A computed fold for a 79-nucleotide RNA from Candidatus Culexarchaeum nevadense, annotated as transfer RNA. It matches the Rfam family "tRNA". It is annotated as a transfer RNA. Rfam's curators write: Transfer RNA (tRNA) molecules are approximately 80 nucleotides in length. Model confidence (mean pLDDT): 80 of 100. The sequence was found in a public genome assembly.
[in-house]
Formats: sequence, structure tokens, C1' cells
RNA sequence: GCGGCGGUCGUCCAGCCUGGUCUAGGACCCGAGUCUCCCAAGCUCGUGAUCCCGGGUUCAAAUCCCGGCCGCCGCACCA
Repeated sequence: GCGGCGGUCGUCCAGCCUGGUCUAGGACCCGAGUCUCCCAAGCUCGUGAUCCCGGGUUCAAAUCCCGGCCGCCGCACCA
């Protein structure tokens, strides 16, 4: 350099294909309550995400299109 895959709460992941109550869901973590002699576990509730960045299309974008950044993998180059 070329190609492929990926980037979404603090962490990990789903949703993307086929746009539509998604002001985004789950688990773990964290906080509160409950339970318990206490802790843990369990149960209930809660906090938490500019959906990598910018632009475009659209009534409507995490999702489609364009450009860019970063990570991983493969290939190529390597005097």
C1' cells in the first nucleotide's frame, strides 16, 4: 500500500442485513432496599452510552451512503 472484520453505558456483548415508540437492550460492576446475627449469594429498584469523528440522504439514521481516525487479521513491499 491492497483486502476483510470491528469501534455501542465503567467492562463485555446484542441490535445494523430489511431505517420506524431505540430519548438505545442484556450481563457484570456500582448505589439503594429486601433477606441474614454479619458477609456473600438470591430478589426488587436505580445510576450510567455525543452509538469512534465529520458530512450526506430521509418525515425519520446506531442502522443506508461518502470521507476520516483507531484496533485486529490476511496479502503485498522490504536495497